Predicted 3D model of a 732-nucleotide part of an RNA (large-subunit ribosomal RNA, domain II) from a Thermoproteota archaeon. It matches the Rfam family "Archaeal large subunit ribosomal RNA". Its family is annotated with structural constituent of ribosome and ribosome in the Gene Ontology. It was read from a public genome assembly. The coordinates come from a structure-prediction model, not an experiment, and the mean pLDDT is 83.
Context: one part of a larger RNA
RNA sequence: GCCGGGGAGUUCACGGGCGUGGCGAGCCUAAGGGGUUCAACCCCGAAGGCGUAGCGAAAGCGAGGGCCCCGCAGCCCUUACGGGCGAGGGAGCCGCCUCUGAAAGGGGGUUCAGUCACGCUCGUGAGACCGGAAGCCGGGCGAUCUACUCCUGGGCAGGGCGAAGCCGGGUCGCAAGCCCGGUGGAGGCCCGAUAGGGGUGGUGAGGUGCAAAUCCCUCCCGUGACCUGGGAGUAGGGGCAAAAGACCAAUCUAGCCCGGCAAUAGCCGGUUCCCGCCGAAGCCUCUCGCAGGAGGGCCUCCGCGGAGAGGGGAGGCGCGGUAGGGCAACGAUUGGGUGGGUAAGGGGGCUCCGCCUCCGCCACCCUCUCGAACCCCGAAUGCGCCUCCCUCGUAGAAGCGGGGAGCCGGGCGGCGGGGGGAAGCUCCGUCGCCGAGAGGGGAACAACCCAGACCGGGGUUAAGGCCCCCAAGUCCUGGCUAAGUGCCGAAAUCCGAAGGGCGUCUCCCUCCUAAGACAGCGGGGAGGUAGGCUUAGAAGCAGCCAUCCUUUAAAGAGUGCGUAAAAGCUCACCCGCCGAGGAGGGGGGCCCCGAAAAUGAGUCGGGGCUGAAGCCAGGCGCCGAUACCCCGGCGGUGUCCUCGGAGGAGGGCACCGGGUAGGCGGGCGCGCACACCGGGCAGAAGCCGGGGCGUGAGCUCCGGUGGACCGGUGUGUGUUGCAGAUCCCGGC
Numbered sequence: 001g002c003c004g005g006g007g008a009g010u011u012c013a014c015g016g017g018c019g020u021g022g023c024g025a026g027c028c029u030a031a032g033g034g035g036u037u038c039a040a041c042c043c044c045g046a047a048g049g050c051g052u053a054g055c056g057a058a059a060g061c062g063a064g065g066g067c068c069c070c071g072c073a074g075c076c077c078u079u080a081c082g083g084g085c086g087a088g089g090g091a092g093c094c095g096c097c098u099c100u101g102a103a104a105g106g107g108g109g110u111u112c113a114g115u116c117a118c119g120c121u122c123g124u125g126a127g128a129c130c131g132g133a134a135g136c137c138g139g140g141c142g143a144u145c146u147a148c149u150c151c152u153g154g155g156c157a158g159g160g161c162g163a164a165g166c167c168g169g170g171u172c173g174c175a176a177g178c179c180c181g182g183u184g185g186a187g188g189c190c191c192g193a194u195a196g197g198g199g200u201g202g203u204g205a206g207g208u209g210c211a212a213a214u215c216c217c218u219c220c221c222g223u224g225a226c227c228u229g230g231g232a233g234u235a236g237g238g239g240c241a242a243a244a245g246a247c248c249a250a251u252c253u254a255g256c257c258c259g260g261c262a263a264u265a266g267c268c269g270g271u272u273c274c275c276g277c278c279g280a281a282g283c284c285u286c287u288c289g290c291a292g293g294a295g296g297g298c299c300u301c302c303g304c305g306g307a308g309a310g311g312g313g314a315g316g317c318g319c320g321g322u323a324g325g326g327c328a329a330c331g332a333u334u335g336g337g338u339g340g341g342u343a344a345g346g347g348g349g350c351u352c353c354g355c356c357u358c359c360g361c362c363a364c365c366c367u368c369u370c371g372a373a374c375c376c377c378g379a380a381u382g383c384g385c386c387u388c389c390c391u392c393g394u395a396g397a398a399g400c401g402g403g404g405a406g407c408c409g410g411g412c413g414g415c416g417g418g419g420g421g422a423a424g425c426u427c428c429g430u431c432g433c434c435g436a437g438a439g440g441g442g443a444a445c446a447a448c449c450c451a452g453a454c455c456g457g458g459g460u461u462a463a464g465g466c467c468c469c470c471a472a473g474u475c476c477u478g479g480c481u482a483a484g485u486g487c488c489g490a491a492a493u494c495c496g497a498a499g500g501g502c503g504u505c506u507c508c509c510u511c512c513u514a515a516g517a518c519a520g521c522g523g524g525g526a527g528g529u530a531g532g533c534u535u536a537g538a539a540g541c542a543g544c545c546a547u548c549c550u551u552u553a554a555a556g557a558g559u560g561c562g563u564a565a566a567a568g569c570u571c572a573c574c575c576g577c578c579g580a581g582g583a584g585g586g587g588g589g590c591c592c593c594g595a596a597a598a599u600g601a602g603u604c605g606g607g608g609c610u611g612a613a614g615c616c617a618g619g620c621g622c623c624g625a626u627a628c629c630c631c632g633g634c635g636g637u638g639u640c641c642u643c644g645g646a647g648g649a650g651g652g653c654a655c656c657g658g659g660u661a662g663g664c665g666g667g668c669g670c671g672c673a674c675a676c677c678g679g680g681c682a683g684a685a686g687c688c689g690g691g692g693c694g695u696g697a698g699c700u701c702c703g704g705u706g707g708a709c710c711g712g713u714g715u716g717u718g719u720u721g722c723a724g725a726u727c728c729c730g731g732c
């Protein structure tokens, strides 16, 4: 891992609700007892409980079957419309009981339905659906491991150093002593064997090992606080500890075993057959509350109720201060102007107890801009009421009451906002979607687009597409792009900015042009004069000022280069050659540069595409979903018709049938009991193979195997359904 078996909502008590039944202003027994074939069962037993009256803390006191109106079902009348009565129900009035109060006023009650049993369901208490702690406490078992201690034994190759003491010596010393030599043999001294003990580095090998700590090399101690055999002691909040929370039997910041014990677990996992109807919430408030719970909201089921409800559209009448806009007030704010007074802030001047002046300051005017907590204005939306239309509703809505929940981690997108002006960020509002939603599109892709899936078949479309992958146009018309731009993008998914481009298309404006434009080429481009000033110089061309006149077809007191200054080249301007458009400015479209990331061209889904398979505009057709339409079928709810004595059967119509948590309804299957009805050696159950029926759980038939029991219906009962729980046991 697979297979088989086991495996989780129970039981009792009390209480709420619904259903069924008995009795009913009553209902029921409990303990206990009697009868019995002692089993079912029958009988006795009102103590007591609930109900029949309330109010009051208590003492205590103690109530209407009243009246009016509306009106559902139902009944009656009616041709229709409608009308009458009207249980229950609704609304109101007058009383009454009681408590409080001086009173007024106020609170509660004022009537009939209960009760017992059983079933289902929920709550509470109990282990309370099952499994799971770490832990706490009690009583025991452990020092054959290990820590320390005690008793009694054992062990330490070989080598080195050479303390004290003693002896001798010294041309040392008065001596104490010092020095030298010998002897001597001290030491938690030194070196060191696979004696023995240890466990440093290789962060080696090993790492389902040889091994739940080993192997190899290396390394430390090796006469000591040394190592070690045997015997003995200390025990769990205790021991022992040269102290590491180390060790106390592979277990230690409190051992192990059993018990309390099914500890507790707001946490985690699991929780077993089918179909049908409806279908959520991740919000508010409180909470030692934030992974929990409670009340409310949202879901579901039942009852009461009996006519309105809802949003959409149009009209009318109102409400408002947002978007936008504005600067008239408030606040902020650019530049300028005018005025003012203070001269207490800053600067300057003077004849300096002081005086004058500039700036600042204040006010006004013009001007440039702003404001969630500014408004002289002011939408669209929105909200309220009325009328009409629409949709839903007597096939029962709204509303009210009751039973059962789940949920109280949300997320994404659009729009509006607070924080951050980062986020697949965070906190709100509102709508949609995912959650709990399948299908088609988007390459793939919860929430983007289309569209809400009962089943089968056929057709038509939506979004999106139509060269191939790949269903459908290599469709039509016009234009643009030369970058492979592009072939995703409305908002996004990595897109691309500021700023640039004699890239190219297009529109507009101004001007020149056959009296010849523009470009090119040829020629001219002069004189007064080197204008004056400045300057070392300044001659068109460092700079300042002025910028005239003449000859001319034209030629600046000079456009640029150049010189020390000149010179020189060139331009403006004019003529000629040439012969048709040209110069400048602005707007728009597409394109280019700007443009850098990590394995390899590597982001059009790919192939690939260039008068397109790109972009812009227009047109026709086609493909394409579970959408829409048609046909057939199923189910739910409601209603109507026919048949029937009834349970019920058959048929018609309308609406509905995505679904997690969850509520509700109806079924299938298993064991056992009782009753009835059946099957079986002429072959039961079980098993294997096959046919059929049912939406399904499942049921049934046939054959084989097997060899003795089995089924149906009804009622009841329950340790009743497994794929999961690192589930338990077994097998493989």
Stems, first nucleotide, its partner, number of pairs: 001732006011126013026050003032044004054061002064094001066093002069090002074085004095110006129270004136260006147234009156224001158191003161187001165183006172177001196221003201217002204215002236252001238248002273667006283296005298406001299404006308392003312389008324377001325375002330371003335366006345359006410434010439450003454633007464623003467607003473620001475619006486609002499593003503590010520577005526550003531545003556571001560569002634657010668721001670718010686705008